[in-house]
């Protein structure tokens, strides 16, 4: 520097359940593992969702959620190769 077929020391933890917070989308903690090679971080582009304004015809403003939807940016573990 390249790759992630196999493996996994260590790591994360879907659905679901409980508690708390939030108008909501959802978030946090505990239990729990469907999975993950960035399922680390980042709302920068797209996408989806929520709240709200305007309008009721097309179009569109504001605020928010998802990084485990895709892409970008950035840092890094293990293994293999050069």
């Nucleotide at each position: 520097c390249c790759u992630g077929a196999a493996a996994a020391a260590g790591c994360c933890a879907a659905a679901c359940c409980c508690a708390u917070c939030g108008u909501a989308a959802g978030a946090u903690g505990g239990g729990g593992a469907c999975g993950g090679a960035a399922a680390g971080c980042u709302g920068c582009g797209g996408a989806u969702c929520c709240u709200u304004g305007c309008c009721c015809a097309a179009a569109u403003g504001a605020g928010g959620a998802u990084a485990g939807c895709c892409g970008g940016g950035u840092u890094g573990c293990c293994a293999g190769g050069a």
The RNA shown here (c-di-GMP-I-GGC riboswitch aptamer) has 82 nucleotides.